[in-house]
Predicted 3D model of a 133-nucleotide RNA (c-di-AMP riboswitch aptamer (ydaO/yuaA leader)).
Its Rfam family is "c-di-AMP riboswitch aptamer (ydaO/yuaA leader)". Gene Ontology terms of the family: regulation of gene expression and cyclic-di-AMP binding.
The sequence was found by an Rfam model in a public genome assembly.
Its mean pLDDT, the model's own confidence on a scale to 100, is 76.
RNA sequence: UAUAUGUAAUCGCUGAGUUCCGUAAUGGAAGCGGGGAAACCAAGUUUUCUGGGGUGAAUCUCGAGAAAUCGAGUAGGGCUACUCUUCAAGCCCGAAUCCGGCAGCUAACCCCGUAAGCGACAUGAGAGGAUGC
Numbered sequence: 001u002a003u004a005u006g007u008a009a010u011c012g013c014u015g016a017g018u019u020c021c022g023u024a025a026u027g028g029a030a031g032c033g034g035g036g037a038a039a040c041c042a043a044g045u046u047u048u049c050u051g052g053g054g055u056g057a058a059u060c061u062c063g064a065g066a067a068a069u070c071g072a073g074u075a076g077g078g079c080u081a082c083u084c085u086u087c088a089a090g091c092c093c094g095a096a097u098c099c100g101g102c103a104g105c106u107a108a109c110c111c112c113g114u115a116a117g118c119g120a121c122a123u124g125a126g127a128g129g130a131u132g133c
Base pairs, nucleotide, nucleotide: 001132002131003130011119012118013117014116018030019029020028021027031114032113033112034111035110036109041104051102052099053098054097055096060073061072062071063070064069076093077092078091079090080089082128083127084126085125087124088123
């Protein structure tokens, strides 16, 4: 100083949910994520069933309904393809489930999870990086 590199699914995205080793099968290790559990501290629990608590972004409000449930918003989370952002614009999600009378924090220690789902062309600005000359 110029370019926006790529057009892939053998890729990309949400998520802790990935990698390696091994078995006929069950598995093992690492990484990642979560829970329980002292002192100190914090809280003022409990007796009050309208139980309480955990994972998760997924909570709350309003409306309809006898209820189940549905609808509209919303705290919150995520995406827009090199990376980043207390920026702009647009879009998506805003679920589900577990413990079983019990859980504040929490060293040692103990336990558990590592699923599932989606996507066919990609916005702008600023900063950084990369590549070519």